RNA sequence: GCGAAAGAGCGGGGGAGCCGACACGGCUGAGACGUCCUAGACGAACCCCUUGAACCUGAUGCGGGUAAUUCCGCCGAAGGGAGCGAGGUAGCGGCAGGA
Numbered sequence: 001g002c003g004a005a006a007g008a009g010c011g012g013g014g015g016a017g018c019c020g021a022c023a024c025g026g027c028u029g030a031g032a033c034g035u036c037c038u039a040g041a042c043g044a045a046c047c048c049c050u051u052g053a054a055c056c057u058g059a060u061g062c063g064g065g066u067a068a069u070u071c072c073g074c075c076g077a078a079g080g081g082a083g084c085g086a087g088g089u090a091g092c093g094g095c096a097g098g099a
Stems, first nucleotide, its partner, number of pairs: 001092002009084002011049004017027004033043004055080003061074004
C1' cells in the first nucleotide's frame, strides 16, 4: 500500500391468512399487533437485502390433508426480487534499516 471475513453505521425490501359462540379463544407461522371513520395510510414488532426460497409471479395451477385456510408437498434454483460507503483483522505486497 492492497485488503477476505466478522461486527458496526446508514439505507432499502416484505407479508399480515383460516375458524368458532367473534367478549374471547383455536390453527399455521419469525411475524396474523396498534392508531386513524370504511378504504387505504401510518406506526410497532418480525423476517430479508445479490452467498438474495424474505417476498412476488405462474396461480382461480396439480396432489394430499383439515373444522377451515396461501396447512403440507409439488411446481422450483423456474421467472422476478431490496446495498452502499467508511473503517479494518487475517492474508498478500512494496520500501528502508539491522544481523
Notes
Model confidence (mean pLDDT): 77 of 100. This is a predicted structure of a 99-nucleotide RNA (TPP riboswitch aptamer (THI element)) from a Spartobacteria bacterium. It matches the Rfam family "TPP riboswitch aptamer (THI element)". Its family is annotated with thiamine pyrophosphate binding in the Gene Ontology. The organism belongs to Spartobacteria, within Bacteria.